[in-house]
């Protein structure tokens, strides 16, 4: 250098294809229970959706560029 695929919550992902409320599971905080812990149960907690621009009334999502990571080719 071409080429695929992946980057979303503290961690592991879903969601993208078919635009329009940002989620789940752990984890963390509190509380309930307990002699105290576990486990269980309620409640709560968290995001520049990797970046920049463009399209649109409206972009995690659609189009261009860059970055990062794994893989193939040359």
């Nucleotide at each position: 250098g071409g080429g695929g695929c992946g980057g979303u919550a503290g961690c592991u992902c879903a969601g993208c294809c078919u635009g329009g409320g940002a989620g789940a599971g752990c984890g963390c905080c509190a509380g309930a229970c307990u002699g105290a812990a576990g486990a269980u149960c309620u409640g709560g907690u968290u995001g520049u959706c990797g970046c920049g621009c463009g399209u649109u009334c409206g972009a995690a999502u659609c189009g261009c560029g860059c970055c990062c990571g794994c893989c193939c080719c040359a």
This is a predicted structure of a 74-nucleotide RNA (transfer RNA) from a Candidatus Nanohalarchaeota archaeon. The prediction has a mean pLDDT of 83. RNAcentral holds the sequence, with entries from ENA. Its Rfam family is "tRNA". The family is grouped with related families in Rfam's "tRNA clan".